[in-house]
RNA sequence: GCCGGAGUGGCGGAACUGGCAGACGCGUACGACUCAAAAUUGUAUGGAGCUUGCUCCUUGAGGGUUCGACUCCCUCCUCCGGCA
Numbered sequence: 001g002c003c004g005g006a007g008u009g010g011c012g013g014a015a016c017u018g019g020c021a022g023a024c025g026c027g028u029a030c031g032a033c034u035c036a037a038a039a040u041u042g043u044a045u046g047g048a049g050c051u052u053g054c055u056c057c058u059u060g061a062g063g064g065u066u067c068g069a070c071u072c073c074c075u076c077c078u079c080c081g082g083c084a
Stems, first nucleotide, its partner, number of pairs: 001083007010026003019067001027045006046057005060076005
């Protein structure tokens, strides 16, 4: 240099056909249980703002297509593999 794969909440990891982004698990917070803990278990859990239940933002970065993009197209960044 060329070809291919990957990048999604604090972490791992889904969403395979373009249609509510974040299923599920870990972790965390507050409870239950216990003399107290561990284990087990219930609920909640992307971020920001404020008027506290609403608004805005969010899939490596920036553009494009589309009513609508994690998903399709272009450029770039990082990592992995192959070829030279």
Transfer RNA from a Patescibacteria group bacterium, 84 nucleotides, folded computationally.
It was read from a public genome assembly.